[in-house]
RNA sequence: CGUCGGUUCCUUCGCGACGAUAGCCUGCAAAUCCCGCCAGGUCCGGAAGGAAGCAACGGUAGCAGGUGAUUCGGGUGCCGGAGAUCGGCUGGCGGAG
Numbered sequence: 001c002g003u004c005g006g007u008u009c010c011u012u013c014g015c016g017a018c019g020a021u022a023g024c025c026u027g028c029a030a031a032u033c034c035c036g037c038c039a040g041g042u043c044c045g046g047a048a049g050g051a052a053g054c055a056a057c058g059g060u061a062g063c064a065g066g067u068g069a070u071u072c073g074g075g076u077g078c079c080g081g082a083g084a085u086c087g088g089c090u091g092g093c094g095g096a097g
């Protein structure tokens, strides 16, 4: 110097881990007047009956905890496959001085 490899860097795919989220489960739940149903009481009515509606009760928004993807993420991994081989490190072989 040539050539063939290994490894690192780089690209991509897969798998895993991690994180976040949807969903699901549990609890609390409108102390800023959200919904339903509304005892009592109130109002209308001669009555029958009707109206609005507080509390309780049942839910919802929301909050907390758990679980958690077939979703998403990346200064993720002594992981696997493929590519690239311009660069770094390194090995074999051949040639020249």
Base pairs, nucleotide, nucleotide: 001094002093003092004091005090006089007088008087010083011082012081013080014079015077016076018073019072020071023067024066025065026064027063028062034059035058036057042051043050044049
A computed fold for a 97-nucleotide RNA from Dokdonella sp., annotated as Bacterial small signal recognition particle RNA.
The RNAcentral record of the sequence draws on ENA.
The source organism's lineage runs through Bacteria, Pseudomonadota, Lysobacterales, Rhodanobacteraceae and Dokdonella.
Its Rfam family is "Bacterial small signal recognition particle RNA". It is annotated as a non-coding RNA gene. Rfam links the family to the GO terms SRP-dependent cotranslational protein targeting to membrane, signal sequence recognition and signal recognition particle, plasma membrane targeting.
Its mean pLDDT, the model's own confidence on a scale to 100, is 75.
The gene name in the source record is ffs.